[in-house]
RNA sequence: GAGUUUGAUCAUGGCUCAGGACGAACGAUGGCGGCGUGCCUAACACAUGCAAGUCGGACGGGCAUUGGCUUGGAAAGCUUGCUGAAGCCUGAUGUUAGUGGCGGACGGGUGAGUGACGCGUGAGGACCUAUCCGGAGGAGGGGGACAACAGUUGGAAACGACUGCUAAGACCCCAUAAGCCGAGAGGUGAAAGGGAGCGAUCCGCUUCCGGAGGGACUCGCGGGCUAUCAGCUUGUUGGUGGGGUAAGGGCCUACCAAGGCGAAGACGGCAAGCCGGCCUGAGAGGGCGACCGGCCACACUGGAACUGAGAUACGGUCCAGACUCCUACGGGAGGCAGCAGUGGGGAAUAUUGGGCAAUGGGGGAAACCCUGACCCAGCGACGCCGCGUGGAGGAAGAAGUCCCUCGGGAUGUAAACUCCUGUUGUGUGGGAAGAAGCGAGUGACGGUACCACACGAGGAAGCCCCGGCAAACUACGUGCCAGCAGCCGCGGUAAUACGUAGGGGGCGAGCGUUGUCCGGAAUCACUGGGCGUAAAGGGCACGCAGGCGGACCGACAGGUCGUUUGUGAAAGGCGAGGGCUCAACCCUUGUUUGCGGACGAAACCGUCGGACUGGAGUACCGGAGAGGGAAGUGGAAUUCCCGGUGUAGCGGUGAAAUGCGUAGAUAUCGGGAGGAACACCAGUGGCGAAGGCGGCUUUCUGGACGGUGUCUGACGCUGAGGCGCGAAAGCCAGGGGAGCGAACGGGAUUAGAUACCCCGGUAGUCCUGGCCGUAAACGAUGGGUACUAGGUGUAGGGGGUAUCGACCCCUCCUGUGCCGGAGUUAACGCAAUAAGUACCCCGCCUGGGGAGUACGGCCGCAAGGUUGAAACUCAAAGGAAUUGACGGGGGCCCGCACAAGCGGUGGAGUAUGUGGUUUAAUUCGACGCAACGCGAAGAACCUUACCAGGGCUUGACAUUGAGUGAAAAGCGUGGAGACACGCUCCUGUCUUCGGACACACGAAAACAGGUGGUGCAUGGCUGUCGUCAGCUCGUGUCGUGAGAUGUUGGGUUAAGUCCCGCAACGAGCGCAACCCCUGUCCUUUGUUGCCAGCACGUAAAGGUGGGAACUCAAGGGAGACUGCCGCAGACAAUGCGGAGGAAGGCGGGGAUGACGUCAAGUCAUCAUGCCCCUUAUGUCCUGGGCUACACACGUACUACAAUGGGCUCAAAUAGAGGGCAGCGAAGCCGCGAGGCAGAGCGAAUCCCAAAAACGAGCUCUCAGUUCGGAUCGGAGGCUGCAACCCGCCUCCGUGAAGUCGGAAUCGCUAGUAAUCGCAGAUCAGCAUGCUGCGGUGAAUACGUUCCCGGGCCUUGUACACACCGCCCGUCACACCACGAGAGUCUGCAACACCCGAAGCCGGUGAGGUAACCUGAAAAGGGGCCAGCCGUCGAAGGUGGGGCCGAUGAUUGGGGUGAAGUCGUAACAAGGUAC
Repeated sequence: GAGUUUGAUCAUGGCUCAGGACGAACGAUGGCGGCGUGCCUAACACAUGCAAGUCGGACGGGCAUUGGCUUGGAAAGCUUGCUGAAGCCUGAUGUUAGUGGCGGACGGGUGAGUGACGCGUGAGGACCUAUCCGGAGGAGGGGGACAACAGUUGGAAACGACUGCUAAGACCCCAUAAGCCGAGAGGUGAAAGGGAGCGAUCCGCUUCCGGAGGGACUCGCGGGCUAUCAGCUUGUUGGUGGGGUAAGGGCCUACCAAGGCGAAGACGGCAAGCCGGCCUGAGAGGGCGACCGGCCACACUGGAACUGAGAUACGGUCCAGACUCCUACGGGAGGCAGCAGUGGGGAAUAUUGGGCAAUGGGGGAAACCCUGACCCAGCGACGCCGCGUGGAGGAAGAAGUCCCUCGGGAUGUAAACUCCUGUUGUGUGGGAAGAAGCGAGUGACGGUACCACACGAGGAAGCCCCGGCAAACUACGUGCCAGCAGCCGCGGUAAUACGUAGGGGGCGAGCGUUGUCCGGAAUCACUGGGCGUAAAGGGCACGCAGGCGGACCGACAGGUCGUUUGUGAAAGGCGAGGGCUCAACCCUUGUUUGCGGACGAAACCGUCGGACUGGAGUACCGGAGAGGGAAGUGGAAUUCCCGGUGUAGCGGUGAAAUGCGUAGAUAUCGGGAGGAACACCAGUGGCGAAGGCGGCUUUCUGGACGGUGUCUGACGCUGAGGCGCGAAAGCCAGGGGAGCGAACGGGAUUAGAUACCCCGGUAGUCCUGGCCGUAAACGAUGGGUACUAGGUGUAGGGGGUAUCGACCCCUCCUGUGCCGGAGUUAACGCAAUAAGUACCCCGCCUGGGGAGUACGGCCGCAAGGUUGAAACUCAAAGGAAUUGACGGGGGCCCGCACAAGCGGUGGAGUAUGUGGUUUAAUUCGACGCAACGCGAAGAACCUUACCAGGGCUUGACAUUGAGUGAAAAGCGUGGAGACACGCUCCUGUCUUCGGACACACGAAAACAGGUGGUGCAUGGCUGUCGUCAGCUCGUGUCGUGAGAUGUUGGGUUAAGUCCCGCAACGAGCGCAACCCCUGUCCUUUGUUGCCAGCACGUAAAGGUGGGAACUCAAGGGAGACUGCCGCAGACAAUGCGGAGGAAGGCGGGGAUGACGUCAAGUCAUCAUGCCCCUUAUGUCCUGGGCUACACACGUACUACAAUGGGCUCAAAUAGAGGGCAGCGAAGCCGCGAGGCAGAGCGAAUCCCAAAAACGAGCUCUCAGUUCGGAUCGGAGGCUGCAACCCGCCUCCGUGAAGUCGGAAUCGCUAGUAAUCGCAGAUCAGCAUGCUGCGGUGAAUACGUUCCCGGGCCUUGUACACACCGCCCGUCACACCACGAGAGUCUGCAACACCCGAAGCCGGUGAGGUAACCUGAAAAGGGGCCAGCCGUCGAAGGUGGGGCCGAUGAUUGGGGUGAAGUCGUAACAAGGUAC
């Protein structure tokens, strides 16, 4: 910096990512070189080899070789003297077991232990130091042994025992003396005259002083977690004496004293080697402590000392333990955390290599020896660095592959091909430096690096990713499957997110993944955060420690600052320069916060001294107050008791009931008892630190305020712990108990009602004493001080002015509210009572859940409080504000929404649609309003999509090319038909005569075809909210922003209609108007329409002449605009009334449907992507089905009758339509449907056509009827190829249910409802449906409380797939982690006691004993030793506790888990506010 909480926004906040790093590991891949690096786990166990020896110039001896000498002369040979073994002496050379010296305390490994002066840094004094260096001296005289060796002997071995001999630079004594001790006297106090050399001389020995380097000890400061470890300590703290050490010291011991440490964290627990440095980071910081370097610790585990200059000793010793091995069973041996290597563990870490050539170490005089230190090589892409896998040219672009809209595009100059180059590779030839004062010699690496030549593009590329973050997109497969995933999230049939492919992006001998660390994370905030509402102010006060602290003068110099100096190892880092061809790597050089010393400064902090009054306190005066404690006292009211009056109810609720009451209630009057609380006053009034405090009086008492300015002289602020106070409820004891009232009982409500409502009612509420210690203890705002505009209330006090006085007015202080500016804030808001500006101190926060839970501690009688986690789990949880939506929130307002009316539906029969059922099929779709007389404006065949059966396969239909032929029609046969066969008929149009076109046929190929799927892939069309009045935009303004404003407000309207106002000003889509019909008039034109006047004429008739007036037709126009008047209103818009007018304020009706909503409807109107079928899911045919029928629902028709039915009569009066495959007149026939007939009419002419209700008269008389017409029987008519399934109509007969319809529910506000008929579309025929038309023609609307729907404003919200929302808890199931749990089992560290190895120390030491002393000797002495005893003491044993862990029947809650159960707690007044 980004992603992720939301519909969107801002802020908070967590999670996640991009970066860097690694001793890494894993996956797939792998050409070369250089430099590094490589058991992080089992400090697990180890086979084998090597890793520390060396010195013969310290010593004796052995062995080998050799010289010399002596003795002797075997065997053998021979010229009797030689050759010559053995022995002896004395040498030499080599070698070496032993004695002795030095070194094995270094080097190498490891990190177990260790929170310690162990480490780092700086300082200190009481110390040691072999070898080395410098200096000053010495080295005289003696002595006795022990190994080796020899002999004997034990043992399997390891290893011994005894006897005897022997050397030394081994050991001992004496002398000498610098030194040391001591005040002194005095005491003490070393050695090897060795080794080598001809020698010069060299190497050694000894003492002291000093140095260098090394080491020991002490102190200041520094660095882990945990307080759920708070107290620890008896050698403990100090002293004295003694001991011990190289040395100080309780280091050890005896005695004495009773100290020492600790909240600045003792003691305990846990994890851990520390540092230079390494990684990261802008830095501060954080993490780490591999390699390299310094220190420490350890060496199988534990203990112990010895030797030594040095060890308490990795490759030494002793003891104990575990383990392994050998054994003759008696006893022994061993210690890779050296280098290799093995097993094991593990995700994981190398060769049983070469060499001492270099560097370094040990020994030696040296040669030299030793050196798994080291130098090299090997293995591993483990890391860093470098190089290569080729370079140039090469098509508007091969092939292959992928995509495609089929045109093309991509891979892609990529390849091929041409020309080059030669890093690397391979071969050959040459060939180093590293190696030294000089010269010679010496190289493991290594014939390596490097150089030259040759060959030859030849041998050398992969990995990850491509939804966003984050660079890179298509196709196919898959279909919430398989899978992906770091976070958000992808996948349920078009997936750029899975898998594959093509393409692309990134890096490249590497690439990804995992793990860890830092970063980003200002997400522990020193640099650099916060706490009103997001997590976070302690409930409040007092106050110890601590932190901080007014003004002036002087001093000091601890802090602070400056200069200088010591130190800050090297390596590393950084700067500069240099060397390997570059780089990595290496070399040289410069630089480095800290600590110490010295000197200086004196402002500030500090300390000391002096002085001050402004902070603080104090004195005096004054008034206010529900401040606190105690005692007393008052009235009203409730209840109860007594009495009177009085009678049938009272009470209670939404309505009731339980309850009380005739034994007299309620009501009412009088009297009494008792408890609790104090109406009015009373007030965003007062007091108190908070909790809290309210009748009145008295008393005791705290604090604040005002005034004066007395006194003190910084005495102050805050405050971890601590201590006290602390509502309600609760607890203990004793009282008290009127009312109220958890629990409980009853009555209701309810599906239930362990609730809400009602009737009762116990604890409790009250008092006294004692606990508890919590709260939304809230201003959700710690305390203090100072500063920073105002306005307006209120309480207390003071001053001024004014007045006679009170009030008013001005002003100061204190308290308490409201509004508001700057400022601040995420916003809301806060704003002198700050959430502003600063300082001081305290408390607290660090994602949500788990959880304020568990365990532990402390407190409590208990309830419980306080302190307070983790596992696990989620990608959020949460704040403020915004726009919507919603509310059993509010306001305003509409609508046949209710109400007021009229008529219906729901009951009956029938029709029709639907569900269901049935069926071979009952094709499909439509499903709340907004599916259901809907798609259907016409299912007998057809339609038709369904079913059964029979057929066809380039197809019933389209396009293309070639061939043949007109096509067709008629007839016959078979068949249910499709179809097949045969016969007949016959030859189209155009023509430039070549042919072309149309149509048909058979064969073939591309293809056709699909009412198959997906309306949740779509277009189009439609429904609905809704003819509702709304929906938006530009610019400006406001807001961090979402967004707001405009569009809100005051009026008004049918209307976002108009007016006014206004940080808005305009505009668009809607509304209205423009269009059509209708209502009045005018005008034009008069046939088919009309007929007033004139004429003719008829039985009648505009029938005729004529007329052009009227009606009418259909063209054009007029008319209505709140224009006029009055009133209301704001002088507006507008409303009300009136005039005129055919019509009045939108005249009536229609067409017209904003942004959008419902994944609404339709793939079966049509179109269309994708998927699917292809001798079938296509197509043809016959028959059947869509008409089924126990049922259920919707919509209609006809009725139930008298406002009616029937009959008769007369005559009316419509409008709008339709008509040539048509309407069909008159006339005639038939009871009728209808038939015959065919005039007229393509229609203002003719026809359909009769309108009907209506009117008049007669009859019926309340009944299942003269109502009603279903059903059924019979007979007919019509259409049609055909009325069986399955049409309509007529006539005769039949005459069902039904007597006005439960809950519920629909339509309609005027030419409307109701009622009456007529026409049309579809159509061969078939409406009770549909679309239209006119006739007759009502009732009612008080009103907007309620139901439904809607509009605007506002409010709340935890809703935003938006209340059909969200969401809680139990229960059931599965899984997970955790707590408790009779217990059980490890581990750890201590404690008490027992036992007590080795060993040091002490004692003893009758046993043993070479050196010294005495002694002639013997012997004795001194000393030493064994042995024994004791202190200490590891391991072990016993015991009781502590802590951590594992496990445990069972148990407890918790978490998680697409569609389980019960309810509805919360979110809207969530339906009882939470």
Molecule: small-subunit ribosomal RNA
Organism: uncultured eubacterium AA56